A computed fold for a 72-nucleotide RNA from a Candidatus Limnocylindria bacterium, annotated as transfer RNA. The coordinates come from a structure-prediction model, not an experiment, and the mean pLDDT is 83. Its Rfam family is "tRNA". It is annotated as a transfer RNA. NCBI's taxonomy places the organism under Bacteria, Bacillati, Chloroflexota, Candidatus Limnocylindria. RNAcentral holds the sequence, with entries from ENA and MGnify.

RNA sequence: CGCGGGGUAGUGGAACGGCACCACGUCGGGCUCAUAACCCGAAAGUUCUGGGUUCGAAUCCCAGCCCCGCAA
Numbered sequence: 001c002g003c004g005g006g007g008u009a010g011u012g013g014a015a016c017g018g019c020a021c022c023a024c025g026u027c028g029g030g031c032u033c034a035u036a037a038c039c040c041g042a043a044a045g046u047u048c049u050g051g052g053u054u055c056g057a058a059u060c061c062c063a064g065c066c067c068c069g070c071a072a
Stems, first nucleotide, its partner, number of pairs: 002070006010024004018055001026042005048064005
């Protein structure tokens, strides 16, 4: 240099082009003598960056950056 996959809350992972969810974690409350477990609730996302297509993009297209793999 060539090819493929990936980048989404703190972490891991979902998401037919139309509301961004789930688990764990965090915070508040309940339960308990107390802690854990359990139960209820809440916060936390410019979906890697910049363009394009579209009424509408995390999703499709182009370029770039980064990670993993294949080939050489």